This is a predicted structure of a 76-nucleotide RNA (transfer RNA) from a Phycisphaerales bacterium.
Its Rfam family is "tRNA". Rfam's curators write: Transfer RNA (tRNA) molecules are approximately 80 nucleotides in length. Gene Ontology term of the family: triplet codon-amino acid adaptor activity. Rfam classes the family as a transfer RNA.
The prediction has a mean pLDDT of 84.
RNA sequence: CCCCCCAUCGUCUAGAGGCCUAGGACAUCGGCUUUUCAAGCCGGCGACACGGGUUCGAAUCCCGUUGGGGGGACCA
Numbered sequence: 001c002c003c004c005c006c007a008u009c010g011u012c013u014a015g016a017g018g019c020c021u022a023g024g025a026c027a028u029c030g031g032c033u034u035u036u037c038a039a040g041c042c043g044g045c046g047a048c049a050c051g052g053g054u055u056c057g058a059a060u061c062c063c064g065u066u067g068g069g070g071g072g073a074c075c076a
Stems, first nucleotide, its partner, number of pairs: 001072007010026004018056001028044005049065005
């Protein structure tokens, strides 16, 4: 330098154009229950990497940027 893949709550993840102003698990916070702890139940908080484009409509498709991973080339 070239090619390919990936990026979603604190963590792990669902998502394949409309059922998503985004769901689940764990964690965390509050409450209930319990002699206490754990477990269980109810509830709260919490995310689409960034910028454009296409579209009536984008987490989803396209382009670019950033970051990460893999492969290739170069190595006189």